[in-house]
RNA sequence: GCCCCUUUAGCUCAGUGGUAGAGCAGCUGUUUCGUAAACAGCAGGUCGUCAGUUCAAAUCUGAUGAGGGGCU
Numbered sequence: 001g002c003c004c005c006u007u008u009a010g011c012u013c014a015g016u017g018g019u020a021g022a023g024c025a026g027c028u029g030u031u032u033c034g035u036a037a038a039c040a041g042c043a044g045g046u047c048g049u050c051a052g053u054u055c056a057a058a059u060c061u062g063a064u065g066a067g068g069g070g071c072u
Base pairs, nucleotide, nucleotide: 001071002070003069004068005067006066007065010024011023012022013021018055026042027041028040029039030038048064049063050062051061052060
């Protein structure tokens, strides 16, 4: 220098055009003499950034940041 992959909740990951989800973690409650566990509920997101396409974009396209891999 060229090519490819990843980027979504505190963490690990789903979601491939039509209201953004799960598990764990956190908070509250029930239960217990108390803690843990269990059960019920709640909260937590500018979907890395900037543009473009579209009635509508986490999703498609371009550029770019960060991380990883390959080739020379």